[in-house]
RNA sequence: GCGGGUAUAGUUUAGUGGUAAAACGCGACCUUCCCAAGGUUGAGUCGAGAGUUCGAUUCUCUCUACCCGCUCCA
Repeated sequence: GCGGGUAUAGUUUAGUGGUAAAACGCGACCUUCCCAAGGUUGAGUCGAGAGUUCGAUUCUCUCUACCCGCUCCA
């Protein structure tokens, strides 16, 4: 330099052109003499920018970060 892949909650991962989800974690309450365990409930998320579309996390382009492969020079 070329090509490919990944980016979703604090963490690990689903998901999909039409209300963004699970587990663990966190807060509150119930239970308990207390802790742990258990139950109920709540907050919290689509890497950045632009385009297409009635509507984009999803499709297209650019950028950023990370991973993999190939090539050239010294």